[in-house]
RNA sequence: GACGAACGCUGGCGGCGUGCUUAACACAUGCAAGUCGAACGGACAUAAAGGGGCUUGCUCCUUUAUGUUAGUGGCGGACGGGUGAGUAACGCGUGAGCAACCUGCCCAUAUCAGGGGAAUAACACAGUGAAAAUUGUGCUAAUACCGCAUAAGACCACGAAGCGGCAUCGCUUUGCGGUAAAAGAUUUAUCGGAUAUGGAUGGGCUCGCGUCCCAUUAGAUAGUUGGCGGGGUAACGGCCCACCAAGUCUACGAUGGGUAGCCGACCUGAGAGGGUGAUCGGCCACAUUGGAACUGAGAAACGGUCCAGACUCCUACGGGAGGCAGCAGUGGGGAAUAUUGGGCAAUGGGGGCAACUCUGACCCAGCAACGCCGCGUGAAUGAUGAAGGUCUUCGGAUUGUAAAGUUCUGUGACGGGGGACGAACACAAUGCGGUACCCCGACAGCAAGCCACGGCUAACUACGUGCCAGCAGCCGCGGUAAUACGUAGGUGGCAAGCGUUAUCCGGAAUGACUGGGCGUAAAGGGUGCGUAGGUGGUUUGGCAAGUUGGCGGCGUAAUUCCGAGGCUCAACCUCGGCGCUACCGCCAAAACUGUCGGACUUGAGUGCAGGAGGGGUAAGUGGAAUUCCUAGUGUAGCGGUGGAAUGCGUAGAUAUUAGGAGGAACAUCGGUGGCGAAGGCGACUUACUGGACUGUAACUGACACUGAGGCACGAAAGCGUGGGGAGCAAACAGGAUUAGAUACCCUGGUAGUCCACGCCGUAAACGAUGAAUACUAGGUGUAGGGGGUAUCGACUCCCUCUGUGCCGUCGUUAACACAUUAAGUAUUCCGCCUGGGGAGUACGACCGCAAGGUUGAAACUCAAAGAAAUUGACGGGGACCCGCACAAGCAGUGGAGUAUGUGGUUUAAUUCGACGCAACGCGAAGAACCUUACCAAGUCUUGACAUCCUCUGACGAUGCUGGAAACAGUAUUUUCCUUCGGGACAGAGAGACAGGUGGUGCAUGGUUGUCGUCAGCUCGUGUCGUGAGAUGUUGGGUUAAGUCCCGCAACGAGCGCAACCCUUAUGGAUAGUUACUACGCAAGAGGACUCUAUUCAGACUGCCGUUGACAAAACGGAGGAAGGUGGGGAUGACGUCAAAUCAUCAUGCCCUUUAUGACUUGGGCUACACACGUACUACAAUGGCGUUCAACAAAGAGAAGCGAAGCCGCGAGGCAGAGCAAAACUCAAAAACAACGUCCCAGUUCAGAUUGCAGGCUGCAACUCGCCUGCAUGAAGUCGGAAUUGCUAGUAAUCGCAGAUCAGCAUGCUGCGGUGAAUACGUUCCCGGGCCUUGUACACACCGCCCGUCACACCAUGAGAGCCGGGGGGACCCGAAGUCGGCAGUCUAACCGCAAGGAGGACGCCGCCGAAGGUAAAACUGGUGAUUGGGGUGA
Repeated sequence: GACGAACGCUGGCGGCGUGCUUAACACAUGCAAGUCGAACGGACAUAAAGGGGCUUGCUCCUUUAUGUUAGUGGCGGACGGGUGAGUAACGCGUGAGCAACCUGCCCAUAUCAGGGGAAUAACACAGUGAAAAUUGUGCUAAUACCGCAUAAGACCACGAAGCGGCAUCGCUUUGCGGUAAAAGAUUUAUCGGAUAUGGAUGGGCUCGCGUCCCAUUAGAUAGUUGGCGGGGUAACGGCCCACCAAGUCUACGAUGGGUAGCCGACCUGAGAGGGUGAUCGGCCACAUUGGAACUGAGAAACGGUCCAGACUCCUACGGGAGGCAGCAGUGGGGAAUAUUGGGCAAUGGGGGCAACUCUGACCCAGCAACGCCGCGUGAAUGAUGAAGGUCUUCGGAUUGUAAAGUUCUGUGACGGGGGACGAACACAAUGCGGUACCCCGACAGCAAGCCACGGCUAACUACGUGCCAGCAGCCGCGGUAAUACGUAGGUGGCAAGCGUUAUCCGGAAUGACUGGGCGUAAAGGGUGCGUAGGUGGUUUGGCAAGUUGGCGGCGUAAUUCCGAGGCUCAACCUCGGCGCUACCGCCAAAACUGUCGGACUUGAGUGCAGGAGGGGUAAGUGGAAUUCCUAGUGUAGCGGUGGAAUGCGUAGAUAUUAGGAGGAACAUCGGUGGCGAAGGCGACUUACUGGACUGUAACUGACACUGAGGCACGAAAGCGUGGGGAGCAAACAGGAUUAGAUACCCUGGUAGUCCACGCCGUAAACGAUGAAUACUAGGUGUAGGGGGUAUCGACUCCCUCUGUGCCGUCGUUAACACAUUAAGUAUUCCGCCUGGGGAGUACGACCGCAAGGUUGAAACUCAAAGAAAUUGACGGGGACCCGCACAAGCAGUGGAGUAUGUGGUUUAAUUCGACGCAACGCGAAGAACCUUACCAAGUCUUGACAUCCUCUGACGAUGCUGGAAACAGUAUUUUCCUUCGGGACAGAGAGACAGGUGGUGCAUGGUUGUCGUCAGCUCGUGUCGUGAGAUGUUGGGUUAAGUCCCGCAACGAGCGCAACCCUUAUGGAUAGUUACUACGCAAGAGGACUCUAUUCAGACUGCCGUUGACAAAACGGAGGAAGGUGGGGAUGACGUCAAAUCAUCAUGCCCUUUAUGACUUGGGCUACACACGUACUACAAUGGCGUUCAACAAAGAGAAGCGAAGCCGCGAGGCAGAGCAAAACUCAAAAACAACGUCCCAGUUCAGAUUGCAGGCUGCAACUCGCCUGCAUGAAGUCGGAAUUGCUAGUAAUCGCAGAUCAGCAUGCUGCGGUGAAUACGUUCCCGGGCCUUGUACACACCGCCCGUCACACCAUGAGAGCCGGGGGGACCCGAAGUCGGCAGUCUAACCGCAAGGAGGACGCCGCCGAAGGUAAAACUGGUGAUUGGGGUGA
């Protein structure tokens, strides 16, 4: 885009079309084929006339006229109408042919119609039957039937002549013989009859070409193919029959199976094609199923006959009747398809002289949005941008000129009036139809929906829902902020329709003729030889099959297209024109193809001369090695592995020497070297033998290429028979390894490997690249030939042919890559492919001894599977480098006790968060109350806190009462500022609101951790690539560093690195009191020193040497306080981890609002079978304890503070209060260290937990639950398993001091100084990281991906003892109707005969054929089947 459509929602009108696609299922009822009295005899009715009987108005008879008509007869029922079951066929289409045919009615022409005869229906009578129907006897007519006459012409037999053709033959003329005709009617206009010829129309038959799928259908055929002779037919013909012959069809697809009416046309498409075969038209076939003939011009007959079957109906049970796939209609089936309508007015048909009659053909109407076309549902104006709705950032936006309002119009529908064409019939009548159309009237009044809105694809927001409900054409949406579900508002699209579904074409170059491919995506046969077939070198002549041109025929009409015309337009209809690509005939051309001849040599082949080679087959020969046997020497191991063991060995192994046996394979040479078609071929010799190559140009003269089927060869493994068997070695055994180890490793070991003969026929049989030919830059190896040059030559150099490699230009390619050995450019032929899985499976067939091979599907299932390349990530891949990463060391942790945090458990609550590194002395720089978020109890509800409004003026404090307190009550006391408006503060009240440490860190901001202070991360322009991307950033060096240098299709730049900042180490300058000081102290002085502050200098690989590439740089040295970023700090690129935090803070959304908010008291966060992390103290003699007049810091803090001296206390501490807002006073004593003494290796004079008693301090308050002191008590612990941490120098270790938090409470944290080591060979390994490279089926990125079994559920399918069907063919039996043939039993009008009788006919009987039916067997094809096999899908 289309549709005979259906379904869902909706629905105003008209025109034109269309309407059982399914059950060719069954049908009630009515209608659909009759007509003619001008063919005929009757009968009936009416009228008239005449006559008879006569009861004068009845009846009978005759005649005439008119009408009706059962029957005889004629024509028509073979057309028209329906359906598509069958049919793969001369059925259809197209074009020819019939010298092999027929044709009623119609037309033309010619001729004719004389004279006879015998019957029969109707009718009457009689009979049978329920009916349908039927029998007998008798009468009668014809345009019914039968002889006779006539015969122009026709036909037949026998002749003659001429002409023609297409083989049989045809035509014309003619002779003789034979055969066969007729019908009348009438209104006198006509209509009819017979014969013949011709025409027209309609049919019959034959042929060329075309006409679906399956080869898992490959052979089919006995009347089959042909002949001769008959029969039959309108006619040819095995159409039928007898005889004879053995043919005929088939790979160009016979036969079989499946499906199907064919075409004009219709749909789609640019076309070529693909699909369809409704309506309309042509042909065919069928009429309940099957068979058959009759009649006829025509039928094997839809509304005829006979028979058989099934079904239905009637019946008196004896027997009969029927056929809607005609029009309506009914049931049924189905997703689904209409009225038991009107009319013959028109068109057409039958009959008739005609009038007329019949006509469910046809013309109309009815039903259905089923389709196409047209029209309407109003138009203009109208801003306060109304109300309402929706959204909202609360400002507004949008619906929206939309509505309302104002001014108009009147299509359709409605009412009224007029009123056709089509129509031709003397007048009249005549369906649609009082319809179309026209006029008038009234009212905006009665007339809009459907689908969509994530992308494709035009159109977005809110709410609800929360992987639910649901959507979905594909991708995919939905797990609490859904533009994707549902609803609403808005928007988009189409519109009396809109969507969905089914189907077809297109897009799809996705079966590729136009117009595809096969190295790696699916796809080259394993290889050759060769048949059919396809294709084929140069030149010349003929022919004209293909080809091209011209002319002619045919290609129905309708349809399509173009141009006109008619319905108001359009759809629709009419006219004209073009077209219909095909087929046929004639003429012409001769380039190309073809064909028939002639010629040629370059393709191909032969000959001759050569050299190369693991080419093949057979026979023989050889040496090295392994193993075994014999003998000698010799002794305890050998062997094997990562390490071992099994195994062998004192019965003498391994090792070694000599001799022997046997089998298999042939080291070195050996090489991207050679040969072969491929598989493949490797010691040497001989014999036989195939091919290629080079040279030559003697011969043939296109002999060629390819190659479906076919034939042959074909690694390894395997199979059969017979040999052989050294080594190796599936299976197997043992030993190891391992969680296991039916493996990898080891020790053994059988088939097999070897030979002969025969099978198998497959491989990643690979160059994953079919064969042949020609052309298209080169360079460089290598193998085998030939030629040239160099005086002759080896070597060299050059040219050339053939083979085999590498690199590379053009070109090709998706890229990778290929590139004269093409995957380039062309030609020819063959094979093969068409999404993945199922599956190279099943079934069938063929081959095979088997294993198995070849051929080779479908159901079902998925939305991918795949190729090449890119960037990452990863690797028990590689190269390089770094880091307390390892190593080398020191000290620890893990064991004990305690402290602290966490898990777990417990609890009314033990609030919450943090969870590998990167949670766990973390948030918390300090939980007795408070904090506090948790629990229990008691209380408040505009609230403990903020803003706004109104009113009041207190609030508060103190005392007392109740209470655990909050709070409640009570007594006393009592405002401040002011611009005079009010404000501050407090209370009361109303509501807006407050409040939330409630949820979501996976909605967020901010902040932080981590990789990592690792050296990386990017950009612009350019270049390369189809692109993703690459380059730069890689490479060679160097560095702590993407630091620097060099090179380079790159050149530059940014964020990082470094530097700039602070501190520390040296010095100078300046300044300085509270510091310092040579002064005894103070005062005073000083400006040297120490110190403090400010500022400057200094360090830059700057200098020298060596190395390096003349670089960067490295190494060594000098100088220097300091040397190669001097030490330390701050500083953290792009990013990763949905990392952490909603409980610092902020914040969206959700939740809560007499509570999840607020207040109070008490409790809890401090629990305790247990587990883990981090610390402290120890286990002791490098130590503990005691004594000393003992020595030496730095950095800090201090006013609700630090607190001196002095005194008291054993002590914690108390009294006291000087000084100090600090270089001034205080904390404050530094400690380890040193000296002396003691202890003597013990659970101790170590260690100090725990506990008891007595005290101190802080604080409303130390019970739960603080710290400290004294006395007493004196636990574990004697250096710590597996494992594991920190540290490279002023570091580790060790020693003390201070501060924050803080009323009080550190073993924690943050700082400070004192003492002060050991070790680093080095980068193999562990961990982490950087750069380059490589592989990848990973990209959530190896914590990835992913294979198979098993278990469960579902689905389709194969096998299966069988069971049940279906269609078809063959064989046999039976054999209806009927044709044909025979017979002569019975009967018999026309003709012949005087007659007897005959001819002929009918009935009957018999025979051939023959439908349905039956019997038995086989094949094919479905369904189903316990069980079973594999396959697919599933969180």
A computed fold for a 1435-nucleotide RNA from an uncultured bacterium, annotated as small-subunit ribosomal RNA. The RNAcentral record of the sequence draws on ENA and Greengenes. Its Rfam family is "Bacterial small subunit ribosomal RNA".